The RNA shown here (transfer RNA) has 72 nucleotides and comes from Sinocyclocheilus rhinocerous. It matches the Rfam family "tRNA". Rfam classes the family as a transfer RNA.
RNA sequence: GAGGGUGUAGCUCAGUGGUAGAGCGUUUGACUUCAGAUCAAGAGGUCCCCAGUUCAAAUCUUUGUGCCCCCU
Numbered sequence: 001g002a003g004g005g006u007g008u009a010g011c012u013c014a015g016u017g018g019u020a021g022a023g024c025g026u027u028u029g030a031c032u033u034c035a036g037a038u039c040a041a042g043a044g045g046u047c048c049c050c051a052g053u054u055c056a057a058a059u060c061u062u063u064g065u066g067c068c069c070c071c072u
Base pairs, nucleotide, nucleotide: 001071003069004068005067006066007065010024011023012022013021018055026042027041028040029039030038048064051061052060
């Protein structure tokens, strides 16, 4: 330099244009002498940035950027 993939909760990841979710973690409560396990409830996100299409964008298009793979 050329090509491909990827960016969503603290972590790992779902999410086929129509209210953004799961597991683990975390907080509180129940249970327990205490802790763990178990059970219940909660908090935690302007979905990497800019622009566009659309009544409506995490999702489609363009640009930039971080990371990964491959070719040279």